Overview
A computed fold for a 156-nucleotide RNA from Dehalococcoides mccartyi, annotated as c-di-AMP riboswitch aptamer (ydaO/yuaA leader). The model forms 92% of the base pairs in the Rfam consensus.

RNA sequence: CGAAAGCAGACGCCAAAACUUGAGACGCACGGGCGCCGCAAGUACGGGGGAACCAAUCACUGGGGCGUAACGGCCGAAGCCGGGAAACCGGGGACGGCAGUGCGGGAACCUCCACCCGUAGCCCGUCAGCUCACCUCGUCGGCGUAAGGAGGAACC
Numbered sequence: 001c002g003a004a005a006g007c008a009g010a011c012g013c014c015a016a017a018a019c020u021u022g023a024g025a026c027g028c029a030c031g032g033g034c035g036c037c038g039c040a041a042g043u044a045c046g047g048g049g050g051a052a053c054c055a056a057u058c059a060c061u062g063g064g065g066c067g068u069a070a071c072g073g074c075c076g077a078a079g080c081c082g083g084g085a086a087a088c089c090g091g092g093g094a095c096g097g098c099a100g101u102g103c104g105g106g107a108a109c110c111u112c113c114a115c116c117c118g119u120a121g122c123c124c125g126u127c128a129g130c131u132c133a134c135c136u137c138g139u140c141g142g143c144g145u146a147a148g149g150a151g152g153a154a155c156c
Base pairs, nucleotide, nucleotide: 001006011144012143013142014141018043019042020041021040022039024037026035027034028033044139045138046137047136048135049134054129062127063124064123065122066121070101071100073098074097075096076095080091081090082089083088102119103118104117105116106115109152110151111150112149113148
């Protein structure tokens, strides 16, 4: 707001993850509407594949994609391997912890400083460099960062 069923319901954040339309099934209402589910289409945003040219063209490890989710250091360390009669010694390192560097995020324009947080997880399946045309896929899910400083911008 509505008769009702129901709808809307501050301001924001991560992420691509939003909006609109259509008829249908089912349920509710019955003053002729509303809810939900799946499907289809469009707009918007995001991802993948895909020429020429360019790049690449060695060895090992197969290789690749989404994503910030990488790199090394220190401490501890199981299974396992070797030596030993044993005690124990050596190798190794799944995993756990600490703090860094880098990267990513943090309330309404940007940058820097400060402070806080994250550094996961998943997928393809022997195959994919870049890439015009073209082809194709996704639009889930989860939250509450309001303390600050400096410079600039914009508006009134």